[in-house]
RNA sequence: UCACUAGAGGGUAUGAUCCCGGCUCAGGGCGAACGCUGGCGGCGUGCCUAACACAUGCAAGUCGUGCGACGGCACCUGGGGGCAACCCUGGGUGUACGGAGCGGCAAACGGGUGAGUAACACGUAGCUAACCUGCCUCCGCGACGGGGAUAACAGCUCGAAAGGGCUGCUAAUACCCGAUAUGCUCACGGGGGUUCGCCCUCGCGAGGAAAGCUCCCGCAAGGGAGCGCGCGGAGAGGGGGCUGCGGCCUAUCAGCUUGUUGGUGGGGUAACGGCCCACCAAGGCGAUGACGGGUAGGGGGCGUGAGAGCGUGGCCCCCCACAUGGGGACUGAGACACGGCCCUGACUCCUACGGGAGGCAGCAGUGGGGAAUCUUCGGCAAUGGGCGCAAGCCUGACCGAGCGACGCCGCGUGGAGGAUGAAGGCCUUCGGGUUGUAAACCCCUUUUCAGGGGGACGAAUAAGUCCGGGAGGCAAUGCCCGGAUGAUGACGGUACCCCUGGAAUAAGCCACGGCUAACUCUGUGCCAGCAGCCGCGGUAAGACAGAGGUGGCGAGCGUUACCCGGAUUCACUGGGCGUAAAGGGUGCGUAGGCGGUUGCGUGUGUCGUUGGUGAAAUCUCCCUGCUCAACGGGGAGAGGUCUAACGAAACUACGCAGCUGGAGGGCCGGAGAGGGAGGCGGAACUUCCGGAGUAGCGGUGAAAUGCGUAGAUACCGGAAGGUACCUCAAUAGCGAAGGCAGCCUCCUGGCCGGUUCCUGACGCUGAGGCACGAAAGCGUGGGGAGCAAACCGGAUUAGAUACCCGGGUAGUCCACGCCCUAAACGAUGCCGACUAGGUGUUGGCCCCUCUAAUUUGGGCCAGUGCCGCAGCUAACGCGGUAAGUCGGCCGCCUGGGGUGUACGGCCGCAAGGUUGAAACUCAAGGGAAUUGACGGGAGCCCGCACAAGCGGUGGAGCACGUGGUUCAAUUCGAUGGUAAGCGAAGAACCUUACCAGGGCUUGACAUGCCCGUAGUAGGACCCCGAAAGGGGAACGAGCCUCUGGAGAGAUCCAGAGGCAGCGGGCACAGGUGCUGCAUGGCUGUCGUCAGCUCGUGCCGUGGGGCGUCGGGUUAAGUCCCAUAACGAGCGCAACCCCUACCCCUAGUUGCCAUCAGGUCAUGCUGGGCACUCUAGGGGAACUGCCGGUGAAUAGCCGGAGGAAGGAGGGGAUGACGUCAAGUCAGCAUGGCCCUUAUGUCCUGGGCGACACACGUGCUACAAUGGGCGGUACAAAGGGUCGCGAACCCGCAAGGGGGAGCCAAUCCCAAAAAGCCGCCCUCAGUUCGGAUUGAGGUCUGCAACCCGACCUCAUGAAGCUGGAAUCGCUAGUAAUCGCGGAUCAGCCAUGCCGCGGUGAAUACGUACUCGGGCCUUGUACACACCGCCCGUCACACCAACCGAGCAGGAGUGGCUCGAAGUCCCGCAAGGGGCGAAGGCCGCUUUUGUGAGGGGGGUGAAGUCGUAAGUCCGUUGCGACCCUCACUAGAGAUAGUGAGGACAAAGUCGGCUA
Repeated sequence: UCACUAGAGGGUAUGAUCCCGGCUCAGGGCGAACGCUGGCGGCGUGCCUAACACAUGCAAGUCGUGCGACGGCACCUGGGGGCAACCCUGGGUGUACGGAGCGGCAAACGGGUGAGUAACACGUAGCUAACCUGCCUCCGCGACGGGGAUAACAGCUCGAAAGGGCUGCUAAUACCCGAUAUGCUCACGGGGGUUCGCCCUCGCGAGGAAAGCUCCCGCAAGGGAGCGCGCGGAGAGGGGGCUGCGGCCUAUCAGCUUGUUGGUGGGGUAACGGCCCACCAAGGCGAUGACGGGUAGGGGGCGUGAGAGCGUGGCCCCCCACAUGGGGACUGAGACACGGCCCUGACUCCUACGGGAGGCAGCAGUGGGGAAUCUUCGGCAAUGGGCGCAAGCCUGACCGAGCGACGCCGCGUGGAGGAUGAAGGCCUUCGGGUUGUAAACCCCUUUUCAGGGGGACGAAUAAGUCCGGGAGGCAAUGCCCGGAUGAUGACGGUACCCCUGGAAUAAGCCACGGCUAACUCUGUGCCAGCAGCCGCGGUAAGACAGAGGUGGCGAGCGUUACCCGGAUUCACUGGGCGUAAAGGGUGCGUAGGCGGUUGCGUGUGUCGUUGGUGAAAUCUCCCUGCUCAACGGGGAGAGGUCUAACGAAACUACGCAGCUGGAGGGCCGGAGAGGGAGGCGGAACUUCCGGAGUAGCGGUGAAAUGCGUAGAUACCGGAAGGUACCUCAAUAGCGAAGGCAGCCUCCUGGCCGGUUCCUGACGCUGAGGCACGAAAGCGUGGGGAGCAAACCGGAUUAGAUACCCGGGUAGUCCACGCCCUAAACGAUGCCGACUAGGUGUUGGCCCCUCUAAUUUGGGCCAGUGCCGCAGCUAACGCGGUAAGUCGGCCGCCUGGGGUGUACGGCCGCAAGGUUGAAACUCAAGGGAAUUGACGGGAGCCCGCACAAGCGGUGGAGCACGUGGUUCAAUUCGAUGGUAAGCGAAGAACCUUACCAGGGCUUGACAUGCCCGUAGUAGGACCCCGAAAGGGGAACGAGCCUCUGGAGAGAUCCAGAGGCAGCGGGCACAGGUGCUGCAUGGCUGUCGUCAGCUCGUGCCGUGGGGCGUCGGGUUAAGUCCCAUAACGAGCGCAACCCCUACCCCUAGUUGCCAUCAGGUCAUGCUGGGCACUCUAGGGGAACUGCCGGUGAAUAGCCGGAGGAAGGAGGGGAUGACGUCAAGUCAGCAUGGCCCUUAUGUCCUGGGCGACACACGUGCUACAAUGGGCGGUACAAAGGGUCGCGAACCCGCAAGGGGGAGCCAAUCCCAAAAAGCCGCCCUCAGUUCGGAUUGAGGUCUGCAACCCGACCUCAUGAAGCUGGAAUCGCUAGUAAUCGCGGAUCAGCCAUGCCGCGGUGAAUACGUACUCGGGCCUUGUACACACCGCCCGUCACACCAACCGAGCAGGAGUGGCUCGAAGUCCCGCAAGGGGCGAAGGCCGCUUUUGUGAGGGGGGUGAAGUCGUAAGUCCGUUGCGACCCUCACUAGAGAUAGUGAGGACAAAGUCGGCUA
């Protein structure tokens, strides 16, 4: 100096929001496993499953200084044989050798495992005066004298073996006897102490020991040393026993216990003890969880966490337990003994079938199981252990090495430079971008690697030898201490170091939709697949697969399993319960918890100080060793609900004594549908009797069933019966809740007020328990009027097991006994305290106030309502009657479904109640509030929306469009409104996209490049052909530049190159092929509806609201008033166009009043520009004026004036948005697809089909008409590839003709209805014109399919159109004609325009449709064409019941009874206990099971419509306000009317 130090959230619900709430992710960890990949080293670590079975080897021996014998070896020395080598056979000595034996010590340690165990097993703190302890240390005293065996060995013998048996020999530190006894043990006596258990001490008596071996000195005697031996004391270390406290789940285990609890005596043990036994007593334990069941070795620690906690117990350390399952003892200091013994079970092996052997949860290894876990390695060199005097031997303990990325740590796979930003890849808007300084290339380095060389630490107190010193001893040796010398390395020739070589040997894995860091292309097309959650994939997928690129980590990276975290999501720290999950239906009360005030005492909790302990390792800090780190060493710190002693006394607790405020009592008053019993009463109802009376009654939306002429209903009188109690009546009162209502009496509980007299904390809450507990229901017996489940009938309906109607039984009522539930609700437990007010009302008191009055006002207490501040709440709301602020106690909750279900228990007569899961399944489920949408909700208001009217459609024929059908094709699109005379404002060919057939292939069309061609392009003409096209071919060009030549020149000729062209080739063209769900643009529709928004501000946690609502008003969010809003934008309106009036300007092609001329006639001409008109400009209308109305304003109504009046009429103009509305076939365009065809050309056909169905129209059905004749008046348009006059021809279509006109000039052009006149006279017609025949005209290359028109002939249906349905509010409808676009012609009755004639009706807003505003409910939000329930059918899943069947575990009784032990016995033997086994029973658990009932899940099954929205089944009543009248002085009361009012809410309802 240091150990103090620490806390992030996200995704998912909803259209959006806030909250409750679950699921899920990011972090860390691991004895791991799996996938892909893999260079090196260090340090760790490695059967989590079958405590499954094990081949083989090894893991515990050692001592000859305890003993005897044998063998080997060495030396010495004999005998016999042999020529010899040599062979046979002895003796002695030595021995550091060998195996076996007797004996000693060790083998109880070390090593393994976690099965069992919920226990004094473990942890911690204590106790043991209730105990033991080999080896070791220290101290004291000893070690004397004798004796008999036995193994080895030998002989015989049994057995296959394993192993024995008998006889004989022998030694000891083996065994036995005797002696001795400082201590020791026991009995007795005395003394002392004492916690009364016992301890210390003295005396006396009794009892009990021993072993030697080796070495040295010495002749010996003897002496000495070392190692041993006996008795005793002490110590150290080790162990046994006992106790307090601590640490799992389950109450669907609630009662357990007979050695059980205690005592006496005994046995047993090292020792206490029911440990065991006999007897005696009847105890002991338990909701503070006994007993039972399940699970589990415990701890130090480890992981995580801010912490508190939660999870865990692998490696290392401590303890325990176990050693094939079970039992048992022996030996020993120590065992009930992993590598000992006996018995038993299972299993394996050997066997001669008689009998034997075995136990890896030691190290390695094998099989098996499993997702999964290593070498049959080296060494005792080190550390440690056993034996030994020692040398030493043994040691799978251990030290090392090996294998595995299993983990942690470190290193490397190169470094610097290097742009033309190479190639390649990928993308691309084709320009480029990116990979990317990345590579190449150049310079450098050498960790690693390869080769070569050097080379450790770990190892020294070994023995021995030498030297010095010390204690003891007579001395010597020896012993002890110190110094010197001194052998020994498995790892390993390893770490490390040096030299040489050369970038050389070394990168992957996962991810890239959000969370979460990282994006594109291609493929695929709800397929294949992905996915932790949300979710991706149905033709442009950043989500699948591949690729490029990018991000992250890196010798690893991902995945899976599990743990902690996040999760304050079990909340001690640190949550909740009105509506989200959650207050017990209510009370009384037991245990328990909690408890007013004063004093004293004690010292339980509490606090302080000190001592002890909390092993080591781990953790934190400091220092330090391996080059660093991991890892290791040293020191310090931290760590307990521990323990002991001393102390403090406020609080807590306890004891004692007080107090009165809590609580209770007394006394005096009071209100009440509180409860129980008995009695009485009237109204109504039904039935019966009588009277009177007649044809119906009843019932409903309308009916019917039913009742009634056998006399009902309605009416009157009488009788009977049962039920319920009108008015009073209330937001009232009472009760703990359920609940309680006519009146009277009796019995009875509680409450309130006043007084302040008494007790003196007697209190609060309340698990269990007990009691009460609506309705329905059950039992027994009564009763039964009305009502009324079930049931019957009538209606309704598609059905109607309902709603409505007629009947009707249980029941409803009474008594007694059960049941015990509820939306038993204030969805709000009980008690106490505190915290602004205002206003009602009930009960009582006070007496201040006012009164004639207890009349009024005020105050206090208790109750019951409403409003509301602070505060609280997710919000709604609560707010002194708290859901505010606190205290005490109880109950309850922890995602949805499964499920209040199953099983079990308890209760019940039953019905059923109570307690109450799991599997499985989902990513939700829920509360409150918001914006919309919706409602067979409410209010207000619009619109030809209805109504009022006029004319149509739907019927007929035809036209056109569409569906359908057909077809080679009938091309395509449009499809409710908002498709259908629509794209089509022109399908005979063309168009044309379709079909058939025939052709072309750089193409019918564009651009560029290359090559070729020179009689090139073009091409009459000929051949084939339907044409397109193919083949041939006379003839026959053009442009630019340069060079040369000719010519005066213009120009010509020749050559070269190029252009155009043609041919060949390449890039490309082309596509009405697909996607309008990839798009642009344009359009329809809501809707010309009045709305849609923004800024700032304010309110709200927020979504959002206010503004934009309200009161008026308007066509209008138009304007005004009011107002937490003030302003603004897009819309409305206005500005624009047409039209209506006037004016100005202008006056041809228009016009013609005046003047003139002319004509049969005509502005025909001169002239004129007044008028009409034309077309440019301007004016005019603004509620400006008057009256009324409106509070006022805005405005509205009426009037005047005016051509026009309240927007004059019409048009253009279409807000934010909706419908994935329509269009890829107008055009454009992304993507995809076709490329001798899906392109292109041609001929022909089709788009024109025809049993039908729909839509839009035309023409009609006739007399307001038709026909014929005559006659009048428009507007707006069009015209040179044109309109085309006059005139002529034709019945006509038309033909001829060609004037005039590029048009206010000419032409189309006649307008028609109308008007005048004639005919027709009600008829399928003089209506109607379809259809058909014949003949024509015109256009066009061409009218067959398939044109229009004309003429003649024909002359169909149709006589006003069912259900239903359309248009129109004025110059409108209706009706009449005219023009135009497209166009050769035309299928046009269509469309777009134009004018002529010209109505009727609107009371009104209930209803239909659409829309606007406000409000309300909602479970809807792709928004009611929504949502959603149950049965049935199908598939799958889990659990339950189930005749049973099979197995495991446990347990009771009986039986049998091994080893062993205890007892009796001299013994033989017997008895007790006793493992396994057998039998019977019980408990529990697992598997399986015909069948059964429900549950869950599953894109498009069936039947209905139950629930939410008033969901189509409920009505009714009221509080409040105003006014009027009446009474009163007034407050006020009563009555009536109106409003609020609509809705919501409250009440009521047969269960639940």
This is a predicted structure of a 1552-nucleotide RNA (small-subunit ribosomal RNA) from a Pseudomonadota bacterium. It matches the Rfam family "Bacterial small subunit ribosomal RNA". The sequence is in RNAcentral, with records from ENA.